[in-house]
Context: one part of a larger RNA
RNA sequence: UUGGGCGUAAAGGGUGCGCAGGCGGUCCUGCAAGUCUGGAGUGAAACGCAUGAGCUCAACUCAUGCAUGGCUUUGGAAACUGGAGGACUGGAGAGCAGGAGAGGGCGGUGGAACUCCAUGUGUAGCGGUAAAAUGCGUAGAUAUAUGGAAGAACACCAGUGGCGAAGGCGGCCGCCUGGCCUGUUGCUGACGCUGAGGCACGAAAGCGUGGGGAGCAAAUAGGAUUAGAUACCCUAGUAGUCCACGCCGUAAACGAUGAGGACCUAGUGUUGGGGGUGAAACCUCAGUGCCGAAAUUAACGCAAAAAGUUAUUCUCCCUGAGUAGUACGUUCGCAAGAAUGAAACUC
Numbered sequence: 001u002u003g004g005g006c007g008u009a010a011a012g013g014g015u016g017c018g019c020a021g022g023c024g025g026u027c028c029u030g031c032a033a034g035u036c037u038g039g040a041g042u043g044a045a046a047c048g049c050a051u052g053a054g055c056u057c058a059a060c061u062c063a064u065g066c067a068u069g070g071c072u073u074u075g076g077a078a079a080c081u082g083g084a085g086g087a088c089u090g091g092a093g094a095g096c097a098g099g100a101g102a103g104g105g106c107g108g109u110g111g112a113a114c115u116c117c118a119u120g121u122g123u124a125g126c127g128g129u130a131a132a133a134u135g136c137g138u139a140g141a142u143a144u145a146u147g148g149a150a151g152a153a154c155a156c157c158a159g160u161g162g163c164g165a166a167g168g169c170g171g172c173c174g175c176c177u178g179g180c181c182u183g184u185u186g187c188u189g190a191c192g193c194u195g196a197g198g199c200a201c202g203a204a205a206g207c208g209u210g211g212g213g214a215g216c217a218a219a220u221a222g223g224a225u226u227a228g229a230u231a232c233c234c235u236a237g238u239a240g241u242c243c244a245c246g247c248c249g250u251a252a253a254c255g256a257u258g259a260g261g262a263c264c265u266a267g268u269g270u271u272g273g274g275g276g277u278g279a280a281a282c283c284u285c286a287g288u289g290c291c292g293a294a295a296u297u298a299a300c301g302c303a304a305a306a307a308g309u310u311a312u313u314c315u316c317c318c319u320g321a322g323u324a325g326u327a328c329g330u331u332c333g334c335a336a337g338a339a340u341g342a343a344a345c346u347c
Stems, first nucleotide, its partner, number of pairs: 004318002007300002012315001014201004021194003025088005031082001033081002035077008048066007091191001092188002095184005103177007110154001115149007125136002162169002206247006215241002220236004258314003261310003267290009296301001320347003329340004
């Protein structure tokens, strides 16, 4: 490479947008590049294969035929692909009328709790643990009451509930703003799908500059435990956690399941619409769960939200284990490091 695969065995890119490329709905007309079919030329000889012949056989040699990925040229066919023209509405989009939502950004604002400060009451303990001790406290702590400050997070509602491409998003109010769903079929008329490179987004930690700092808390210190204890437990506690701007670009970034289309028995919850009803029942679309048929799977399981079928369309990736996500080189980064990514050798 071929073939086969990618939920858990190796293997789905963290996610989106999208240039090139690949693929692409229904009908009609004509073209003939692909395609199919006939003719001609060429495809040296030897070699190969078949048949026969010559050396006593064979190897060997000779003859005839075939074969020779194909290429060139010419006549024809028009179903399919293609390119050209015309038309259509089911895909896609847009209009109109409604709807739900922790989707995003900015600004404001509220209450509970923790801590700190001030003052009052009050007196000997508090705190902590398996038990203690370090620690705090007669310079009046803990407790309690009132007032104040500051930062961070938003109990209940809350829900295998909702929204978002993913990461993720939760007090309340306002402004700006993206997407989605339903109904309608008056509009456009294939405008679509995927997507190597590329661009953008991307938890936490970390980095740079400037702020902020209540609580928590790597590091660190002390107290315990222990044979030791650079830990688990306790008392403290700095980066950090928060904000603005700029980097980093990784995660068990998981549904360990790429995106899109079509099709295939049922049942039962739930969210948001629509139809229907006096109210229900019921029907339907879009999500989100459970259970389960056929099918599938090595099994577990999955099962209309497939891991089924369509030998679907496009794309990333895998090819024994270790060495190793290492070395070297290159690109990116302030750095940390990230991306790409071997081999010798061993089994």

Source information
Small-subunit ribosomal RNA, central domain from an uncultured bacterium, 347 nucleotides, folded computationally. The coordinates come from a structure-prediction model, not an experiment, and the mean pLDDT is 85. The RNAcentral record of the full RNA draws on Greengenes.